This is a predicted structure of a 474-nucleotide part of an RNA (small-subunit ribosomal RNA, 3' major domain) from a wastewater metagenome.
Context: one part of a larger RNA
């Protein structure tokens, strides 16, 4: 000088407290382990793996497995030889991959030839999601958006080192102010950068309607006040005003204002921990394969099921189900696409095709609100499971896809030890678009609607920061 301390001291974080709501019980989706399997491909493994790589496994995907094939290869560049193709269409064998015939069928040109394709051959070489993340690069996680990590000169000590960074007070902040053998700086911190929340100017069409006309309807004439759109600016500095403090820093109250003390929220992550993850995104040394561990195909797995755990959905109901009937959004997406009315059908959905490459057409809301029935039951609760009939996508849903109507109507009466989240437009609750995507979303990412409750306070309890004090630890 760390580190560690069931040593001390000050602080600090949803870290206990205070609350609200869940998990943990069931049903189901989904991930993991485990058995099982001819294979159940691989990787993640306390926090920081387990709705994680996977923003979407029927064939592809796909790495696994079986069985059928290829052996300069499914891809690349070199040569030599041939042929004119190449693509596409039919037919026969076959599971397919292929193999065979048939049709169709190159450019340019000085006719020397060149160019581009296909098929041989022969060699260099391709190819490997095989190993190693304990060789590596680059990217990510965590500590942690915690206030910390350094340096150069000087000075102190034989040296390792101190110091500076420490006291005294402040903050979210090594924030800022004072003192000081320390005077400076540099990487964070704070700003700068994006959205929100107020308000001007400038523009008014697809957007908006206050007044005049007109209509079913901002339809339309007219208008740009107002909303809004999206550009540039005003505004928030402890600036004013008082108190408390060293007359500092600041802190506490106020005025004033949309908004006050960081406004709210996002990006942004210092030196470094962890031989953290990742060689299956990618790149890469090394070692391994080389008629196979490359590659092509059909079919099979990654969907298995006594079991354990993780993360969700849905529920047990009357703050609540059903029925009827009426309102209000936001952000997105839309041409191999979004699809309105209309028409049929109980209903998925068809037929049909206006309109829009979109402030212009579409996709487009639920809870909430009103009236009515149900009266605490395993019920008009709740909706797994199964039959049956069907609709969509798709070569193809039998292993293994979603959805609809009819019928079945499993457990479940709020959960044990334990244990999460969140302090405000949050939690909790409602539905709504988006990217995968042919279909398929209870995941994800993301937007609105409604719309709480608690925080006395730092004793604990778990993680962090700073001082200081023991070590037989480094």
């Nucleotide at each position: 000088u760390g580190a560690c301390g069931g040593g001390g001291g000050c602080c600090c974080g949803c870290a206990c407290a205070a609350g609200c709501a869940g998990u943990g019980g069931a049903g189901u989706a989904u991930g993991u382990g485990g058995u099982u399997u001819a294979a159940u491909u691989c990787g993640a493994a306390g926090c920081a793996a387990c709705g994680c790589g996977a923003a979407g496994a029927a064939c592809c995907u796909u790495a696994c497995c079986a069985g059928g094939g290829c052996u300069u290869g499914a891809c690349a560049u070199a040569c030599c030889c041939u042929u004119g193709a190449c693509c596409g269409g039919c037919a026969u064998a076959g599971a397919g991959a292929u193999a065979u015939g048939c049709c169709u069928u190159c450019u340019c040109u000085u006719c020397g030839g060149a160019g581009c394709a296909g098929g041989g051959g022969a060699u260099a070489c391709a190819g490997g999601u095989g190993g190693u993340g304990c060789a590596u690069g680059g990217u990510u996680g965590u500590c942690g958006u915690c206030a910390g990590c350094u340096c150069g000169u000087g000075u102190c000590g034989u040296g390792a080192g101190a110091u500076g960074u420490u006291g005294g007070g402040u903050u979210a902040a090594g924030u800022c102010c004072c003192g000081c053998a320390a005077c400076g700086a540099g990487c964070g911190c704070a700003a700068c950068c994006c959205c929100u929340g107020u308000u001007g100017u400038u523009a008014g069409u697809u957007g908006c309607c206050a007044g005049c006309a007109u209509u079913c309807a901002g339809u339309u004439g007219g208008g740009c006040a107002c909303u809004c759109u999206a550009a540039c600016g005003a505004g928030a500095c402890u600036g004013c005003c008082g108190g408390u403090g060293a007359u500092a820093a600041a802190u506490c109250g106020g005025a004033g204002g949309a908004a006050g003390g960081u406004g709210g929220g996002g990006a942004c992550g210092a030196c470094g921990u962890c031989a953290a993850a990742u060689c299956a995104u990618c790149a890469u040394g090394c070692c391994c394969c080389u008629u196979a561990u490359g590659u092509c195909c059909u079919g099979g797995g990654c969907u298995a099921c006594a079991c354990a755990c993780g993360u969700a959905c849905u529920a047990c109901a009357a703050u609540g189900g059903c029925g009827a009937u009426u309102a209000c959004a936001g952000a997105g997406g839309g041409a191999a696409g979004c699809a309105a009315g209309a028409c049929a059908g109980u209903g998925a959905u068809g037929u049909g095709g206006a309109g829009c490459a979109a402030a212009u057409c579409c996709c487009c809301a639920a809870a909430a609100g009103u009236c009515g029935c149900c009266c605490c039951a395993g019920u008009u609760c709740a909706g797994a499971u199964u039959g049956c009939a069907g609709g969509c996508u798709g070569c193809a849903a039998c292993u293994c896809g979603c959805c609809u109507g009819c019928a079945u109507g499993a457990a479940g009466u709020c959960g044990g030890a334990a244990u999460u989240g969140c302090u405000a437009g949050u939690a909790a609750u409602g539905g709504c678009a988006g990217g995968u995507c042919a279909g398929c979303a209870u995941a994800c990412u993301g937007c609105c609607g409604u719309g709480a409750a608690u925080a006395c306070g730092u004793u604990c309890c778990c993680g962090g920061g700073c001082c200081u004090u023991g070590u037989a630890c480094a």
Annotation:
The RNAcentral record of the full RNA draws on SILVA.